Molecule: c-di-GMP-I-GGC riboswitch aptamer
Organism: Desulfuromonadales bacterium
RNA sequence: GGCGACAAGGGCAAACCCAGGGCGACCUGGGGACGCAAAAUCACGGAUCUGCGCAGGCAGAUGGCCGGAUUACCGAAA
Numbered sequence: 001g002g003c004g005a006c007a008a009g010g011g012c013a014a015a016c017c018c019a020g021g022g023c024g025a026c027c028u029g030g031g032g033a034c035g036c037a038a039a040a041u042c043a044c045g046g047a048u049c050u051g052c053g054c055a056g057g058c059a060g061a062u063g064g065c066c067g068g069a070u071u072a073c074c075g076a077a078a
Stems, first nucleotide, its partner, number of pairs: 003075002011036002016031006034064001040070003044067003047062006
């Protein structure tokens, strides 16, 4: 550099519920755990979703959809 254990210490938190924000996708806080070795960060590329538009398209959302970039705990086996 990379890799991922019936290891150690831990971490995050899906669906759903409550409160709040948003036209909406969805987001924030609390509860809750389906899962996750980057389920940490970034909307750069793709994809999907939302709003507007006759259309071309424009604006937004999703990082736990995929790719990529950056950073990171531990140290068995390979």